[in-house]
This record gives sequence, structure tokens and C1' cells, in this order.
RNA sequence: AUACGAUAAUGGCAAACCUAUCGAAAGGUAGGGACGCAAAGCUACAGGGCCUUCCAUUAUGGGUGGCAGCCAGUUACCGAA
Repeated sequence: AUACGAUAAUGGCAAACCUAUCGAAAGGUAGGGACGCAAAGCUACAGGGCCUUCCAUUAUGGGUGGCAGCCAGUUACCGAA
């Protein structure tokens, strides 16, 4: 340095659900709350996938908006085996 990830250390994040709020929706934001997470940090115009909605449609295709806690890309803390 790369890989790897412990019943280690220091810290971190926060699913469902509830409340408020924004949105036509998917979903977002804030607070509460913890199922989990070694990238559950960041990236949605590198790409695949999924969701919403509109148009055309036999199949399906195209547009729109969204999801990073699906894969992926990228950067990073610690150091037992």
C1' cells in the first nucleotide's frame, strides 16, 4: 500500500412507525424513534435496477420526477486474526 473486518477502541449513521411540513404522486425536509449499517459518507447527467406520473401502445417504447439503506462509481476512520 492492497485485501480483509474483531463480542477491540474512538466516534458516526438511523429502517419501520409517529408528529409537523412540502409535493398530484413516487418521495423530500425537521423532530421523535432504532431495524439495522465498516462506508447506511458523497454521487441520480458514467451505467444497470426499482418507484411515480404523462404520452403512444398488442407486447412494449419514450418523456417526467424520485430512490445512494439494491448493484455500481468515488473518497475515507480504526487495526486483532
Molecule: c-di-GMP-I riboswitch aptamer
Organism: Paenibacillus sp. 32O-W